[in-house]
A computed fold for a 418-nucleotide RNA from a Myxococcales bacterium, annotated as Bacterial RNase P class A. The sequence was found by an Rfam model in a public genome assembly. Taxonomically the source falls in Myxococcales (Bacteria, Pseudomonadati, Myxococcota, Myxococcia). The prediction has a mean pLDDT of 78. It matches the Rfam family "Bacterial RNase P class A". Gene Ontology terms of the family: ribonuclease P activity, dimeric ribonuclease P complex and tRNA processing.
RNA sequence: GCAGGGGCCCAGGCGGUCGCCGGUGGCGCGCGAGCCGCGAGGCUCGUUCGUCGCGGGAGGAACGUCCGAGCUCCACAGGGUGAGGUGCCGGGUAACGCCCGGUGCAGGUGACUGCGAGGAGAGUGCCACAGAGAACAGACCGCCGGGCUCGUCGUUCGCGGCGCGCCCGGUAAGGGUGAAACGGCGGGGUAAGAGCCCACCGCGUCGUCGGCAACGACGAUGGCAGGGAAAACCCCACCUGGAGCAAGGCCACAUAGGGAGGCGACGGCGUCGAAAGGCGUCGGAAGGGCGACCCGCCCGGUGCCUCCGGGUAGGCUGCACGAGACCCGUGGCGACGCGGGUCCUAGAGGAAUGAUCGUCACCGCGGCGAGGGCGACCGAGCCGCGGAACAGAACUCGGCGUACGGGCGCCUGCGACC
Repeated sequence: GCAGGGGCCCAGGCGGUCGCCGGUGGCGCGCGAGCCGCGAGGCUCGUUCGUCGCGGGAGGAACGUCCGAGCUCCACAGGGUGAGGUGCCGGGUAACGCCCGGUGCAGGUGACUGCGAGGAGAGUGCCACAGAGAACAGACCGCCGGGCUCGUCGUUCGCGGCGCGCCCGGUAAGGGUGAAACGGCGGGGUAAGAGCCCACCGCGUCGUCGGCAACGACGAUGGCAGGGAAAACCCCACCUGGAGCAAGGCCACAUAGGGAGGCGACGGCGUCGAAAGGCGUCGGAAGGGCGACCCGCCCGGUGCCUCCGGGUAGGCUGCACGAGACCCGUGGCGACGCGGGUCCUAGAGGAAUGAUCGUCACCGCGGCGAGGGCGACCGAGCCGCGGAACAGAACUCGGCGUACGGGCGCCUGCGACC
RNA backbone atom coordinates (compact mmCIF):
# COMPACT_ATOMS: atom_id res chain seq x y z
C1' G A 1 0.00 0.00 0.00
C1' C A 2 -3.88 -3.62 -1.51
C1' A A 3 -7.49 -7.38 -0.23
C1' G A 4 -10.32 -9.57 3.65
C1' G A 5 -12.44 -10.93 8.90
C1' G A 6 -14.72 -9.54 13.64
C1' G A 7 -15.97 -5.68 17.54
C1' C A 8 -17.59 -0.81 19.24
C1' C A 9 -19.57 4.25 18.50
C1' C A 10 -22.36 8.31 15.96
C1' A A 11 -26.84 9.22 13.14
C1' G A 12 -24.66 16.30 13.00
C1' G A 13 -23.44 20.75 16.70
C1' C A 14 -24.34 26.05 18.00
C1' G A 15 -27.13 30.62 17.42
C1' G A 16 -31.33 33.86 15.41
C1' U A 17 -36.61 34.54 13.31
C1' C A 18 -41.40 32.51 12.59
C1' G A 19 -44.67 28.01 13.40
C1' C A 20 -46.46 23.19 16.08
C1' C A 21 -47.88 18.96 20.22
C1' G A 22 -48.34 17.66 25.13
C1' G A 23 -46.80 18.25 30.83
C1' U A 24 -46.58 21.62 34.93
C1' G A 25 -47.15 26.33 37.83
C1' G A 26 -49.26 31.36 38.25
C1' C A 27 -52.77 35.21 36.82
C1' G A 28 -57.41 36.90 34.50
C1' C A 29 -62.78 37.24 32.10
C1' G A 30 -66.94 33.98 32.07
C1' C A 31 -69.82 29.62 33.64
C1' G A 32 -71.27 25.64 37.28
C1' A A 33 -71.41 23.67 42.38
C1' G A 34 -70.85 24.26 47.70
C1' C A 35 -70.31 27.42 52.11
C1' C A 36 -70.81 32.27 54.80
C1' G A 37 -73.76 36.76 54.75
C1' C A 38 -80.34 40.42 56.00
C1' G A 39 -78.19 42.27 51.57
C1' A A 40 -74.23 44.19 48.50
C1' G A 41 -70.86 40.62 48.13
C1' G A 42 -66.86 37.23 49.81
C1' C A 43 -64.25 32.29 50.07
C1' U A 44 -63.26 27.25 48.09
C1' C A 45 -63.40 23.66 44.15
C1' G A 46 -64.05 22.49 39.04
C1' U A 47 -64.09 24.08 34.02
C1' U A 48 -64.25 26.63 28.42
C1' C A 49 -61.10 30.44 26.79
C1' G A 50 -56.98 33.99 27.09
C1' U A 51 -52.11 35.16 28.86
C1' C A 52 -47.19 34.71 31.37
C1' G A 53 -43.28 31.42 33.00
C1' C A 54 -40.61 26.60 33.50
C1' G A 55 -39.00 22.35 31.49
C1' G A 56 -40.11 18.10 27.46
C1' G A 57 -41.02 16.23 22.23
C1' A A 58 -39.17 9.87 17.02
C1' G A 59 -35.25 5.23 15.81
C1' G A 60 -30.89 2.37 15.80
C1' A A 61 -33.67 0.30 12.86
C1' A A 62 -39.55 3.36 14.70
C1' C A 63 -39.36 -1.18 8.94
C1' G A 64 -40.81 -6.93 8.37
C1' U A 65 -44.99 -8.91 11.64
C1' C A 66 -40.92 -13.83 12.00
C1' C A 67 -40.57 -15.59 17.48
C1' G A 68 -41.09 -14.68 22.99
C1' A A 69 -43.56 -12.16 26.82
C1' G A 70 -46.19 -8.31 30.01
C1' C A 71 -51.35 -6.55 29.92
C1' U A 72 -56.97 -7.15 28.70
C1' C A 73 -61.15 -10.29 27.74
C1' C A 74 -63.39 -15.35 26.96
C1' A A 75 -63.37 -17.33 32.39
C1' C A 76 -63.78 -19.73 38.24
C1' A A 77 -60.09 -22.53 34.77
C1' G A 78 -58.85 -28.63 34.83
C1' G A 79 -57.48 -33.56 32.28
C1' G A 80 -56.90 -36.16 27.59
C1' U A 81 -56.70 -36.64 22.17
C1' G A 82 -55.48 -33.86 18.06
C1' A A 83 -52.64 -29.86 15.99
C1' G A 84 -48.26 -26.92 16.09
C1' G A 85 -43.14 -25.64 17.61
C1' U A 86 -38.08 -26.77 19.13
C1' G A 87 -34.21 -30.72 18.55
C1' C A 88 -25.78 -31.99 20.17
C1' C A 89 -23.99 -30.56 25.53
C1' G A 90 -23.78 -27.01 29.53
C1' G A 91 -25.21 -22.16 31.02
C1' G A 92 -27.99 -17.02 30.66
C1' U A 93 -32.91 -14.90 30.58
C1' A A 94 -39.48 -13.06 32.60
C1' A A 95 -39.44 -16.17 28.29
C1' C A 96 -37.96 -17.64 23.33
C1' G A 97 -36.99 -20.69 17.69
C1' C A 98 -32.86 -15.67 21.11
C1' C A 99 -27.84 -14.87 23.50
C1' C A 100 -22.99 -17.06 25.70
C1' G A 101 -19.48 -20.93 26.07
C1' G A 102 -18.20 -25.75 24.32
C1' U A 103 -18.37 -30.58 21.24
C1' G A 104 -18.84 -32.62 16.34
C1' C A 105 -19.12 -31.81 11.11
C1' A A 106 -18.72 -28.59 6.66
C1' G A 107 -16.44 -24.14 3.94
C1' G A 108 -12.05 -20.95 3.72
C1' U A 109 -4.51 -20.37 2.72
C1' G A 110 -6.07 -17.73 7.11
C1' A A 111 -8.38 -14.28 10.55
C1' C A 112 -13.08 -16.62 10.83
C1' U A 113 -17.99 -18.34 9.15
C1' G A 114 -22.05 -21.78 8.89
C1' C A 115 -25.15 -25.98 10.70
C1' G A 116 -30.97 -28.66 7.97
C1' A A 117 -26.73 -31.18 14.64
C1' G A 118 -32.02 -36.79 18.52
C1' G A 119 -33.55 -41.73 15.85
C1' A A 120 -32.69 -45.17 9.40
C1' G A 121 -32.29 -52.80 12.99
C1' A A 122 -40.17 -49.57 15.57
C1' G A 123 -42.71 -49.19 10.83
C1' U A 124 -44.21 -47.30 5.65
C1' G A 125 -42.34 -44.96 1.41
C1' C A 126 -38.18 -42.65 -1.99
C1' C A 127 -33.02 -42.74 -4.56
C1' A A 128 -35.26 -40.12 -11.48
C1' C A 129 -32.10 -40.77 -15.79
C1' A A 130 -27.70 -43.30 -16.79
C1' G A 131 -25.77 -47.97 -15.47
C1' A A 132 -24.57 -55.03 -15.25
C1' G A 133 -26.15 -53.56 -10.60
C1' A A 134 -28.93 -48.53 -5.98
C1' A A 135 -29.39 -52.61 -0.17
C1' C A 136 -27.91 -57.79 2.24
C1' A A 137 -27.71 -56.00 -5.56
C1' G A 138 -24.70 -57.06 -9.69
C1' A A 139 -21.38 -58.50 -15.00
C1' C A 140 -21.28 -53.91 -19.97
C1' C A 141 -15.78 -53.49 -21.40
C1' G A 142 -12.27 -56.38 -19.36
C1' C A 143 -8.80 -60.41 -16.63
C1' C A 144 -7.91 -65.91 -15.90
C1' G A 145 -8.75 -71.35 -16.87
C1' G A 146 -10.81 -75.25 -20.12
C1' G A 147 -13.00 -76.88 -24.94
C1' C A 148 -14.05 -76.32 -30.39
C1' U A 149 -13.53 -74.35 -35.64
C1' C A 150 -10.18 -71.55 -38.62
C1' G A 151 -5.40 -69.06 -39.84
C1' U A 152 -0.10 -68.94 -39.11
C1' C A 153 4.92 -70.48 -37.39
C1' G A 154 7.82 -74.52 -35.79
C1' U A 155 8.01 -79.80 -35.83
C1' U A 156 11.42 -85.52 -33.73
C1' C A 157 4.73 -85.64 -37.47
C1' G A 158 3.06 -87.45 -31.07
C1' C A 159 2.15 -82.23 -31.11
C1' G A 160 3.65 -77.26 -29.23
C1' G A 161 3.42 -71.70 -29.42
C1' C A 162 0.66 -67.34 -31.12
C1' G A 163 -3.83 -64.91 -33.04
C1' C A 164 -9.34 -64.17 -34.33
C1' G A 165 -14.18 -66.06 -33.31
C1' C A 166 -17.67 -69.07 -30.42
C1' C A 167 -19.08 -72.00 -25.94
C1' C A 168 -18.51 -73.37 -20.57
C1' G A 169 -16.60 -71.98 -15.84
C1' G A 170 -14.14 -68.51 -12.33
C1' U A 171 -13.68 -63.20 -10.96
C1' A A 172 -15.28 -58.10 -8.96
C1' A A 173 -9.01 -56.07 -7.96
C1' G A 174 -8.61 -52.44 -13.39
C1' G A 175 -11.97 -49.33 -16.70
C1' G A 176 -16.90 -47.31 -17.56
C1' U A 177 -22.18 -45.24 -15.70
C1' G A 178 -23.76 -42.16 -11.84
C1' A A 179 -24.87 -37.35 -6.76
C1' A A 180 -23.81 -41.92 -4.49
C1' A A 181 -21.61 -48.74 -6.17
C1' C A 182 -21.87 -53.09 -0.25
C1' G A 183 -14.82 -50.11 3.29
C1' G A 184 -9.77 -47.13 1.81
C1' C A 185 -4.51 -47.70 0.81
C1' G A 186 0.20 -50.60 0.41
C1' G A 187 2.08 -55.51 0.35
C1' G A 188 1.56 -60.86 0.17
C1' G A 189 -1.08 -64.63 -2.13
C1' U A 190 -3.72 -66.54 -6.59
C1' A A 191 -4.73 -69.47 -12.85
C1' A A 192 -6.67 -64.47 -12.55
C1' G A 193 -8.82 -62.10 -8.42
C1' A A 194 -11.34 -61.11 -3.70
C1' G A 195 -10.24 -59.03 3.94
C1' C A 196 -8.44 -64.62 1.12
C1' C A 197 -4.02 -63.06 4.69
C1' C A 198 -1.01 -59.00 6.97
C1' A A 199 0.40 -53.67 8.51
C1' C A 200 -1.92 -48.79 8.82
C1' C A 201 -6.60 -46.00 8.52
C1' G A 202 -11.84 -46.80 9.16
C1' C A 203 -16.00 -49.77 11.62
C1' G A 204 -18.15 -52.97 15.74
C1' U A 205 -17.46 -54.71 20.90
C1' C A 206 -15.05 -54.33 25.64
C1' G A 207 -11.88 -51.72 29.06
C1' U A 208 -8.90 -47.51 31.14
C1' C A 209 -8.16 -42.25 31.52
C1' G A 210 -9.87 -36.88 30.90
C1' G A 211 -14.41 -33.94 30.90
C1' C A 212 -20.86 -32.09 34.71
C1' A A 213 -21.77 -33.41 29.57
C1' A A 214 -21.89 -33.49 24.22
C1' C A 215 -17.37 -35.94 23.24
C1' G A 216 -12.02 -37.01 23.09
C1' A A 217 -7.41 -39.98 23.86
C1' C A 218 -5.22 -44.76 24.60
C1' G A 219 -5.27 -50.13 24.82
C1' A A 220 -7.29 -54.96 23.68
C1' U A 221 -10.12 -57.81 20.39
C1' G A 222 -12.90 -59.16 15.91
C1' G A 223 -11.88 -59.81 9.07
C1' C A 224 -15.78 -56.89 10.03
C1' A A 225 -19.15 -52.47 8.33
C1' G A 226 -27.33 -53.97 5.88
C1' G A 227 -25.61 -47.06 1.96
C1' G A 228 -28.16 -42.04 1.51
C1' A A 229 -31.79 -38.77 2.91
C1' A A 230 -36.42 -37.98 8.25
C1' A A 231 -36.17 -29.37 5.44
C1' A A 232 -40.27 -37.52 3.45
C1' C A 233 -44.44 -39.63 6.58
C1' C A 234 -43.04 -41.25 11.20
C1' C A 235 -40.76 -42.58 16.34
C1' C A 236 -38.56 -40.26 20.80
C1' A A 237 -37.69 -36.00 24.35
C1' C A 238 -39.32 -31.24 25.86
C1' C A 239 -42.77 -26.93 25.21
C1' U A 240 -47.71 -24.75 23.92
C1' G A 241 -55.62 -22.65 25.82
C1' G A 242 -57.72 -18.75 22.30
C1' A A 243 -58.20 -13.93 20.59
C1' G A 244 -55.97 -9.50 20.55
C1' C A 245 -55.32 -2.04 22.37
C1' A A 246 -59.54 -2.16 16.18
C1' A A 247 -58.02 -6.09 23.54
C1' G A 248 -61.08 -3.95 27.21
C1' G A 249 -63.86 -0.26 30.66
C1' C A 250 -67.22 4.06 31.43
C1' C A 251 -70.68 7.87 29.74
C1' A A 252 -74.03 10.02 26.33
C1' C A 253 -77.29 9.68 22.11
C1' A A 254 -80.47 6.96 18.99
C1' U A 255 -83.49 2.92 17.07
C1' A A 256 -88.03 -0.97 16.09
C1' G A 257 -89.33 -3.62 23.85
C1' G A 258 -89.74 -4.82 15.30
C1' G A 259 -91.00 -9.49 12.32
C1' A A 260 -90.77 -14.99 11.49
C1' G A 261 -89.66 -19.97 13.13
C1' G A 262 -88.38 -23.64 16.90
C1' C A 263 -87.80 -25.58 22.01
C1' G A 264 -89.75 -25.34 26.87
C1' A A 265 -90.96 -27.28 33.21
C1' C A 266 -90.90 -26.93 36.82
C1' G A 267 -90.67 -30.51 40.99
C1' G A 268 -89.59 -32.05 46.39
C1' C A 269 -89.26 -30.47 51.55
C1' G A 270 -90.05 -26.79 55.43
C1' U A 271 -92.49 -22.35 57.08
C1' C A 272 -96.25 -17.96 57.19
C1' G A 273 -101.22 -17.59 55.39
C1' A A 274 -108.45 -18.79 55.28
C1' A A 275 -106.93 -18.80 50.23
C1' A A 276 -104.26 -16.52 46.38
C1' G A 277 -99.61 -16.19 47.19
C1' G A 278 -94.79 -15.06 49.80
C1' C A 279 -90.03 -16.70 52.08
C1' G A 280 -86.05 -20.38 52.73
C1' U A 281 -83.64 -24.75 50.98
C1' C A 282 -82.52 -29.01 47.63
C1' G A 283 -82.76 -30.70 42.66
C1' G A 284 -83.20 -29.14 37.72
C1' A A 285 -85.47 -29.11 31.31
C1' A A 286 -84.81 -26.52 26.71
C1' G A 287 -80.61 -23.68 25.41
C1' G A 288 -75.68 -21.42 25.75
C1' G A 289 -70.07 -20.80 26.94
C1' C A 290 -65.00 -22.85 27.45
C1' G A 291 -60.28 -22.41 19.39
C1' A A 292 -61.40 -28.51 16.86
C1' C A 293 -63.10 -33.29 19.55
C1' C A 294 -64.02 -36.09 24.31
C1' C A 295 -64.50 -35.91 29.59
C1' G A 296 -65.35 -32.33 32.98
C1' C A 297 -66.79 -27.51 34.66
C1' C A 298 -69.76 -23.07 34.39
C1' C A 299 -74.15 -19.90 33.00
C1' G A 300 -79.32 -20.55 32.72
C1' G A 301 -83.79 -21.97 35.04
C1' U A 302 -89.94 -18.51 33.11
C1' G A 303 -87.25 -18.00 29.60
C1' C A 304 -83.73 -19.73 25.60
C1' C A 305 -81.97 -20.41 20.50
C1' U A 306 -81.85 -19.39 15.01
C1' C A 307 -82.88 -16.14 10.83
C1' C A 308 -84.45 -11.32 8.66
C1' G A 309 -84.57 -6.17 9.54
C1' G A 310 -83.29 -1.44 12.16
C1' G A 311 -80.18 2.20 15.29
C1' U A 312 -75.21 4.09 17.00
C1' A A 313 -70.24 4.30 15.15
C1' G A 314 -69.82 10.42 19.44
C1' G A 315 -66.92 11.58 24.05
C1' C A 316 -63.66 10.01 28.01
C1' U A 317 -60.39 6.23 29.46
C1' G A 318 -56.96 2.23 28.50
C1' C A 319 -52.13 5.93 27.31
C1' A A 320 -46.97 5.39 29.68
C1' C A 321 -42.69 4.64 36.17
C1' G A 322 -40.99 0.52 32.67
C1' A A 323 -38.53 -7.47 33.35
C1' G A 324 -36.68 1.41 32.67
C1' A A 325 -32.08 4.45 31.42
C1' C A 326 -27.18 6.00 32.97
C1' C A 327 -22.72 5.85 36.35
C1' C A 328 -19.54 3.26 39.92
C1' G A 329 -18.03 -1.18 42.42
C1' U A 330 -18.02 -6.46 42.43
C1' G A 331 -18.48 -12.07 40.70
C1' G A 332 -17.96 -14.61 36.05
C1' C A 333 -13.91 -16.71 29.82
C1' G A 334 -18.72 -14.85 28.52
C1' A A 335 -24.00 -14.12 27.98
C1' C A 336 -25.29 -12.00 32.46
C1' G A 337 -25.94 -11.59 37.97
C1' C A 338 -25.44 -8.80 42.72
C1' G A 339 -24.81 -4.09 45.52
C1' G A 340 -24.82 1.30 45.70
C1' G A 341 -26.00 6.05 43.50
C1' U A 342 -28.35 9.54 40.00
C1' C A 343 -32.48 10.49 36.67
C1' C A 344 -37.88 10.77 34.45
C1' U A 345 -36.39 10.83 28.97
C1' A A 346 -43.01 11.83 23.34
C1' G A 347 -48.18 10.23 24.10
C1' A A 348 -50.78 12.31 19.05
C1' G A 349 -56.06 10.98 17.92
C1' G A 350 -56.30 11.50 10.61
C1' A A 351 -52.27 11.99 13.54
C1' A A 352 -47.51 17.06 16.45
C1' U A 353 -40.95 18.47 16.46
C1' G A 354 -41.47 22.05 10.51
C1' A A 355 -39.70 26.24 7.48
C1' U A 356 -35.71 29.71 6.94
C1' C A 357 -30.89 32.26 7.75
C1' G A 358 -25.86 32.16 9.47
C1' U A 359 -21.74 29.47 11.11
C1' C A 360 -18.87 25.20 12.49
C1' A A 361 -18.09 20.01 11.98
C1' C A 362 -18.22 15.27 8.63
C1' C A 363 -17.46 12.79 3.61
C1' G A 364 -15.80 12.90 -1.77
C1' C A 365 -13.12 15.31 -5.96
C1' G A 366 -9.62 19.06 -7.63
C1' G A 367 -5.79 23.01 -6.81
C1' C A 368 -1.97 25.43 -3.76
C1' G A 369 1.05 23.86 -0.01
C1' A A 370 4.46 25.50 5.58
C1' G A 371 7.25 21.60 7.34
C1' G A 372 9.61 16.42 7.64
C1' G A 373 12.46 12.81 4.79
C1' C A 374 18.59 10.25 1.29
C1' G A 375 14.43 8.92 -1.46
C1' A A 376 9.74 6.70 -2.47
C1' C A 377 6.56 9.58 0.00
C1' C A 378 4.05 11.75 4.45
C1' G A 379 1.76 16.24 5.12
C1' A A 380 -0.67 20.95 9.14
C1' G A 381 -3.31 24.68 6.76
C1' C A 382 -5.93 27.49 2.76
C1' C A 383 -9.19 27.83 -1.71
C1' G A 384 -13.05 25.92 -5.13
C1' C A 385 -17.01 22.42 -6.42
C1' G A 386 -20.35 18.75 -4.77
C1' G A 387 -22.72 15.42 -1.09
C1' A A 388 -25.13 14.41 3.46
C1' A A 389 -27.85 7.63 3.64
C1' C A 390 -31.98 3.99 5.45
C1' A A 391 -35.98 6.02 6.98
C1' G A 392 -40.78 8.28 11.16
C1' A A 393 -43.73 6.31 17.22
C1' A A 394 -49.54 4.84 17.87
C1' C A 395 -50.10 -0.52 24.23
C1' U A 396 -45.11 -1.61 25.89
C1' C A 397 -40.76 -4.48 26.15
C1' G A 398 -36.64 -8.89 24.91
C1' G A 399 -34.86 -10.89 20.24
C1' C A 400 -34.10 -12.21 15.06
C1' G A 401 -34.34 -10.71 9.83
C1' U A 402 -33.97 -6.70 6.23
C1' A A 403 -32.33 -1.37 4.53
C1' C A 404 -28.41 2.12 5.09
C1' G A 405 -24.16 7.26 5.51
C1' G A 406 -19.79 8.01 8.54
C1' G A 407 -15.89 7.15 12.40
C1' C A 408 -12.47 4.27 15.72
C1' G A 409 -9.73 0.07 16.76
C1' C A 410 -8.02 -5.14 16.65
C1' C A 411 -6.94 -9.56 13.74
C1' U A 412 -5.62 -12.39 8.84
C1' G A 413 -3.40 -12.79 3.89
C1' C A 414 -0.47 -10.66 -0.16
C1' G A 415 3.09 -7.18 -2.28
C1' A A 416 6.89 -3.31 -2.51
C1' C A 417 10.56 -0.22 -0.21
C1' C A 418 13.83 0.73 3.87